[in-house]
Background:
The RNA shown here (small-subunit ribosomal RNA) has 1443 nucleotides and comes from an uncultured Erysipelotrichaceae bacterium. Rfam family: Bacterial small subunit ribosomal RNA. Gene Ontology terms of the family: ribosome and structural constituent of ribosome. Its mean pLDDT, the model's own confidence on a scale to 100, is 82.

RNA sequence: AGAGUUUGAUCCUGGCUCAGGAUGAACGCUGGCGGCGUGCCUAAUACAUGCAAGUCGUACGAUGGAGAUCCAGCUUGCUGGAUUGAAGUAGUGGCGAACGGGUGAGUAAUACAUAAGCAACCUGCCUAUAACGUCUGGGAUAACAUAUGGAAACGUAUGCUAAUACCGGAUAGGUCAUUUCUUGGCAUCUUGAAAUGAUUAAAGGUUCAAAACGCGAAUAGAUGGGCUUAUGUUGCAUUAGCUUGUUGGUGAGGUAACGGCUCACCAAGGCGAUGAUGCAUAGCCGGCCUAAGAGGGUGAACGGCCACAUUGGAACUGAGACACGGUCCAAACUCCUACGGGAGGCAGCAGUAGGGAAUUUUCGGCAAUGGGCGCAAGCCUGACCGAGCAACGCCGCGUGAGCGAUGAAGGUCUUCGGAUUGUAAAGCUCUGUUGUAAAGGAAGAAUGACACCGAUCGACUCGGUGUGUGACGGUACUUUACCAGAAAGUCACGGCUAACUUCGUGCCAGCAGCCGCGGUAAUACGAAGGUGACAAGCGUUAUCCGGAAUUAUUGGGCGUAAAGGGUGCGCAGGCGGUUCGCUAAGUUUAAGUUGAAAGCGUGGGGCUUAACCCCAUAUAGGCUUAGAAACUGGUGAACUAGAGUGCAGAAGGGGCAAGUGGAAUUCCAUGUGUAGCGGUAAAAUGCAUAGAUAUAUGGAGGAACACCGGUGGCGAAGGCGGCUUGCUAGUCUGUAACUGACGCUCAGGCACGAAAGCGUGGGGAGCAAAUAGGAUUAGAUACCCUAGUAGUCCACGCUGUAAACGAUGGAUACUAAGUGUUGGGGUUACCCAGUGCUGUCGCUAACGCAAUAAGUAUCCCGCCUGUGGAGUAUGCACGCAAGUGUGAAACAUAAAGGAAUUGACGGGGGCCCGCACAAGCGGUGGAGUAUGUGGUUUAAUUCGACGCAACGCGAAAAACCUUACCAAGUCUUGACAUCCUUGGCAAAGCUAUGGAGACAUAGUGGAGGAUAUCCGAGUGACAGGUGGUGCAUGGUUGUCGUCAGCUCGUGUCGUGAGAUGUUGGGUUAAGUCCCGCAACGAGCGCAACCCCUAUCUUCUGUUACCAUCAUUCAGUUGGGGACUCAGGAGAGACUGCCGGUGACAAACCGGAGGAAGGUGGGGAUGACGUCAAAUCAUCAUGCCCCUUAUGACUUGGGCUACACACGUACUACAAUGGUGACUACAACGAGCUGCAAGUGAGUGAUCACAAGCGAAUCUCUGAAAAGUCAUCUCAGUUCGGAUUGAAGUCUGCAACUCGACUUCAUGAAGUUAGAAUCGCUAGUAAUCCUGAAUCAGAAUGUCAGGGUGAAUACGUUCCCGGGUGUUGUACACACCGCCCGUCACGCUAUGGGAGUUGGUAAUACCCGAAGUCGAUAGCCUAACCUUUUAGGAGGGGGUCGAU
Repeated sequence: AGAGUUUGAUCCUGGCUCAGGAUGAACGCUGGCGGCGUGCCUAAUACAUGCAAGUCGUACGAUGGAGAUCCAGCUUGCUGGAUUGAAGUAGUGGCGAACGGGUGAGUAAUACAUAAGCAACCUGCCUAUAACGUCUGGGAUAACAUAUGGAAACGUAUGCUAAUACCGGAUAGGUCAUUUCUUGGCAUCUUGAAAUGAUUAAAGGUUCAAAACGCGAAUAGAUGGGCUUAUGUUGCAUUAGCUUGUUGGUGAGGUAACGGCUCACCAAGGCGAUGAUGCAUAGCCGGCCUAAGAGGGUGAACGGCCACAUUGGAACUGAGACACGGUCCAAACUCCUACGGGAGGCAGCAGUAGGGAAUUUUCGGCAAUGGGCGCAAGCCUGACCGAGCAACGCCGCGUGAGCGAUGAAGGUCUUCGGAUUGUAAAGCUCUGUUGUAAAGGAAGAAUGACACCGAUCGACUCGGUGUGUGACGGUACUUUACCAGAAAGUCACGGCUAACUUCGUGCCAGCAGCCGCGGUAAUACGAAGGUGACAAGCGUUAUCCGGAAUUAUUGGGCGUAAAGGGUGCGCAGGCGGUUCGCUAAGUUUAAGUUGAAAGCGUGGGGCUUAACCCCAUAUAGGCUUAGAAACUGGUGAACUAGAGUGCAGAAGGGGCAAGUGGAAUUCCAUGUGUAGCGGUAAAAUGCAUAGAUAUAUGGAGGAACACCGGUGGCGAAGGCGGCUUGCUAGUCUGUAACUGACGCUCAGGCACGAAAGCGUGGGGAGCAAAUAGGAUUAGAUACCCUAGUAGUCCACGCUGUAAACGAUGGAUACUAAGUGUUGGGGUUACCCAGUGCUGUCGCUAACGCAAUAAGUAUCCCGCCUGUGGAGUAUGCACGCAAGUGUGAAACAUAAAGGAAUUGACGGGGGCCCGCACAAGCGGUGGAGUAUGUGGUUUAAUUCGACGCAACGCGAAAAACCUUACCAAGUCUUGACAUCCUUGGCAAAGCUAUGGAGACAUAGUGGAGGAUAUCCGAGUGACAGGUGGUGCAUGGUUGUCGUCAGCUCGUGUCGUGAGAUGUUGGGUUAAGUCCCGCAACGAGCGCAACCCCUAUCUUCUGUUACCAUCAUUCAGUUGGGGACUCAGGAGAGACUGCCGGUGACAAACCGGAGGAAGGUGGGGAUGACGUCAAAUCAUCAUGCCCCUUAUGACUUGGGCUACACACGUACUACAAUGGUGACUACAACGAGCUGCAAGUGAGUGAUCACAAGCGAAUCUCUGAAAAGUCAUCUCAGUUCGGAUUGAAGUCUGCAACUCGACUUCAUGAAGUUAGAAUCGCUAGUAAUCCUGAAUCAGAAUGUCAGGGUGAAUACGUUCCCGGGUGUUGUACACACCGCCCGUCACGCUAUGGGAGUUGGUAAUACCCGAAGUCGAUAGCCUAACCUUUUAGGAGGGGGUCGAU
């Protein structure tokens, strides 16, 4: 410090997620030791048991009597008496119990933090003044005794007694009031002194004695509290108004003290958008966590403050409480009970139950520190010190170290060679931290008490000596001995993120923080091996900060990503021109003070180190005082550049009102006139013979204002358009007379605000939601047509919203130019104010903006913070309503979005091409047959191919074989290959028997070969598989498409994806060529080079040819080398020439010549790529699968089935024809297991004999259509030939399933074919025959060959396909895309809901405990007073009132 994730890719915006740190944690797996810390975050839920606050006999009277002393009696060791008296017991009295310990419920301020104040206060114990004072009297009461009530708790009556308990008097000092003088203070007031009046103290105990301990009053101090003020301290405005003791005053009461704290009277105030009031949440702080910091989160442990003690209320006592282990009352709960009544409060320490994911021992000790009481010894102390439990956290240590290669075994992987685990182990040598055992063994201890000594003026003030005190603990630590022995796991390994392989699984099981893995080769699941990280821990979950500049003060934005309010006016608020003084609030400097300790930082020190502990130091902020005066503020004085006024001009659909004009539509009346009008893509509804439409004249009425008219004008926006008049607002220019900062912006507020809509009343021509009818359509609640109501118009009132847009808030200043236009001025240079375009810098994610900024800056306002839910729900406000404003959450999700790029697509547009359409010719689709496919059937009908680009396809040929399928019968190292062992002289072949055959048995045979081929037997490595996966692959092929495209290097442009080049203007069959151009070049394609064919030349002439010569039935023979032909080698065609067009180009058009003319005609040749296209069954091959079978052999069957559907062909339906007869003209090919002439036989297929030929020689081989003649005469025929019967031929082991052909007989459908659809542009279509491959036999198929030989193309609107620019896009699996809504079912959360229930708060009224205050006749009453039978003062009880 960043990373992943939106896309095909890019840049941006923006969210989600991760890596870090932390925790009072919990959970999973694992676990050796020690030190230091920490440990109910939930139920402030309920609590059994024990302990947590007592102490003092030097305050008091009793009780008690260990023990001691004395006396007496006498039964000399007992009894009695007296005195004294330790421990203990309850009571009176004093001090303490208000501390310490716990918890965080309440509390948003009666709290807390910081800083001040009290001239408005209190303070037990302690200290000082200090050598202050401590005098004199009195009456009771508990304990106790007796009696008595009650279950108990607890009492009641009578009697006795003491005090440091209680009370009277004296005196001191104090306090209060008044008066006088005096000090201080802003003031109320106050200091000191004096006088007068009122009021008010005390206690003793102990001791031989002294001393020490107490008691009272006063003044100070210290400590601890009380009160006041300022500032700070959570969220919600969907909480906006709150308040009657409320705010203030006067007087009184009350308090330690100020104060409406309380009361009476008076006034009507007080608080609040700088957030009152209300609701919700919460103890606050030092600090802690995190962060670079600013901040954000938090308030466990330790420390300070506050609040609370089962819940609520109340006071008493006291220096202090409205009191955790006190009292009273009420309530809930629990317990005891004799039912009458009583007792209790762990949020003290342990512990229990419950709740919960979750949090410890009913331990030891007062040795230390601290506290209470005491003169003290001492007692008490769950505060505290320690131990126990828990890896809960932090820190430290260990689980060994060195050498050790045959790189052991085992595991894992493997390309089978090896690699890895791995110096790791074993083995050898060593060490002993820890552990085990033994021995020694601390510091923490200082006090205190007693005795002695010293110091000191003195004192138990300090120091020393002796005696004496340790829970932890025989612990830490030290030493010795012993053994490598007793001690390693957890998580991860697709990317982020360090670390990879195998097997299993097969969208299953599962994983997952985000993206995402898993559908048969998973580095992502599970296991194993290996590796990485951390380590007595590791991982997960939860929470907080960070990263997140993702709430932006530091440090963001708002044209299009979320975001400018519809517009103006304007109060508060914020900000504000120039100059000079004064001031000192902000600002700044210095000093003082505060900032508790702990903690953090820095520097040291102590535990072996560290954690931990100790010491020192630094620091934010606040307050006070003093200084400075630049800036901001305040104040005073001035200025004119901002702003405004005046004066002189100017333009304008600015606004309101009244009036007025013509054109057009419609309607009415009348005339003319006759059959249609109207409307549409086409129609119909509609109007019209009752006279429409059309036309003419006259009239009525409403609405809107053609032309001018313009990125022209005006207005704040909405908006404003005939003309005239009236009223009225603003703007601009010029001038510089006046004012002198008067300004800018603006939350709330006020006003304006299109259209639609609403209310009341008018108006209503046209148009026109709704509605009706007609069409269209599968439907058509639409688009089209005919009608038509609200409305549109006017007046008044409401509504208050729009893509109210420049999607751009307002103001001011500055920052290059150029060019239109509107208004004004001007010296005609130009200036000012608007309104547009282009464009530099700059800005921007880009697009773009660019003096009319989206640039550079300042000020103010509004608004935004992922998407959806949703501008929804709810509440409130406004509204007549419609609705508007304000405006969430649950839940879901990893994206949503902006701009630009490349493609693809478009029933977008431009250009161009193709038998693409059109123009033609002939077909398919109907019939029969052949053949392939689907389907069905079957034991099997083997498998593959499925739009074009599967379907006469693989298959250039299924009777057996082929053959892969089925049935049956057989074989198991195998039908085929290599290796090993062993045996044989053979093996193949032939014969015989059995069998369906494979095979088995027996015989025969005998070339060649002897370490061997070959054969038999055996063993295991292996063979074998047309088994699976073409979505694991190679190779091959199809297709777009013989379409003209596809790319690269360097350069340039762009943040980038990318662009440019390759686009543009022409041209071409062509990215073919030319020109231009930030491009210049290059490659794969195109073309050419290759083959066939068309012409010619030349060479060679046999088996080819034959003009001339001879010859023959015949190029038969001689001969010839001219011709044809064949085979070589060449020539020829290049837009080369001419004219025109074109840009002086490329090129095109026409022409000449030429056998051929613009690639002459064909073929081969197929760019980058697309379709997970086809093929594992041509072949090869990874992985998986089978191994007496999914391999191999054999016989028979099947691939040939048949209600049906489709494709491709053949033959036809006839006269351009059929039949018969006759007569011509080819080319390519093939041939010895062959082609076969010829002769003979047969109606024929064919057979018998057989010449020639391994071929320019012989044969296949008679080409057919054509032509000539004859016949048929339009019929299911002399068309057509299916089907069937009979008889044959040929091939072959074998024609039954299942071959072809022949003859005779039979003679089906079919009379030109619906929707639809295919091929073809010239030697082409159409038509006619011929040959070959395969092959024993078996083509209507396939591949070749020649013969005859057309028609048409205006043209590119349309269909299909393709190319190329451009444009839109929410598509990128790319339109066979994407995507919207309803419904059904399930799940999730939320809203509404007749209601019902609980909680909280407020208001009014009623009842009302304890307690306090006040009043008070009757009741009770020791101290004091008096006139003493009694009364008074005072007190108590009761009652009443207030609360």